RNA sequence: AGUGAGUUUAGAGGAGCGCGGUAGAUAAGUAAACCGGGGACAGGAUGGAUUCCGAUGAGCCCGGUUGAAAGGAUGUCGUGCCGAAGCAGCCGUACUGAUCCACAGACGUCUGCUGGGACUGUACUGAACAAGUGCAGGACUGUCGUACAGAUAAUUAUCUGUAUGGAGGGCUAUCUCACGC
Numbered sequence: 001a002g003u004g005a006g007u008u009u010a011g012a013g014g015a016g017c018g019c020g021g022u023a024g025a026u027a028a029g030u031a032a033a034c035c036g037g038g039g040a041c042a043g044g045a046u047g048g049a050u051u052c053c054g055a056u057g058a059g060c061c062c063g064g065u066u067g068a069a070a071g072g073a074u075g076u077c078g079u080g081c082c083g084a085a086g087c088a089g090c091c092g093u094a095c096u097g098a099u100c101c102a103c104a105g106a107c108g109u110c111u112g113c114u115g116g117g118a119c120u121g122u123a124c125u126g127a128a129c130a131a132g133u134g135c136a137g138g139a140c141u142g143u144c145g146u147a148c149a150g151a152u153a154a155u156u157a158u159c160u161g162u163a164u165g166g167a168g169g170g171c172u173a174u175c176u177c178a179c180g181c
Stems, first nucleotide, its partner, number of pairs: 002179005009173003014082001016081008032066007043053003047101004085114005091108003095105003115141002119137007143166010
């Protein structure tokens, strides 16, 4: 040199992945409030119970006046990063939804899957034709293995291209230990 083990430090894939602030738009002339009219054996508020509202006429429909917001996306500023992060499931919580149960959301551990970003189709969520997620499809791309070919150097290595296969518990460089020289 090399082999094995450990995981030390730092990196790479790019329309790269998250978080927070902020601006306008969309949501929407919608919800809601008020007024007028209609309406009747009268119910309504999430599925149940409680509770609350309702003949002083709710819910619902029509017209008028006033008139939002959350979530999501985009731009922009800042910031954490490369299992970045996302999804699914069980469990838990002193959190949210008027209270309890259910259900849903938020947060957390654990387990499993996914290298990455787009496109197309489909299902769900959503106000949406935006967007997101799941599944499927054929390509692209990074990385490593194998095979073939070529180039450079010189006895075996590096690089490039093509084909094919795998997965992030990976890959590259570096550090430490042991063997070995």
Predicted 3D model of a 181-nucleotide RNA (Lysine riboswitch aptamer) from Alkalicoccus chagannorensis DSM 18086. NCBI's taxonomy places the organism under Bacteria, Bacillati, Bacilli, Alkalicoccus, Alkalicoccus chagannorensis.